Annotation: A computed fold for an 89-nucleotide RNA from Anoxybacillus thermarum, annotated as Glycine riboswitch aptamer. It matches the Rfam family "Glycine riboswitch aptamer". Gene Ontology term of the family: glycine biosynthetic process. The coordinates come from a structure-prediction model, not an experiment, and the mean pLDDT is 77. The sequence was found by an Rfam model in a public genome assembly.

RNA sequence: AUGAGAACAGGGGGAGAGACUACGGAAUGUAGCGCCGAAGGAGCAAGUGGCAACGCGAAUCUCUCAGGCAAAAGAACUCCUGUUUGACG
Repeated sequence: AUGAGAACAGGGGGAGAGACUACGGAAUGUAGCGCCGAAGGAGCAAGUGGCAACGCGAAUCUCUCAGGCAAAAGAACUCCUGUUUGACG
């Protein structure tokens, strides 16, 4: 001197699916039925370890435990800015 990548903070974007039914004065409550996939969690293909049983092993795939199904909020992911770190040269 260059500044890949990473972490954190602020801001922008950000899908899906009943404003269902019953109870109730009402609720964001309780119960029932129907759904969604993008917090989190769980499962595994190739590959790999092992004589074997079995283990390790990815996703926006699968499951739907959790969460969610008007708006708002939140939200994976993503963009911008700032700070810190700093691969390579």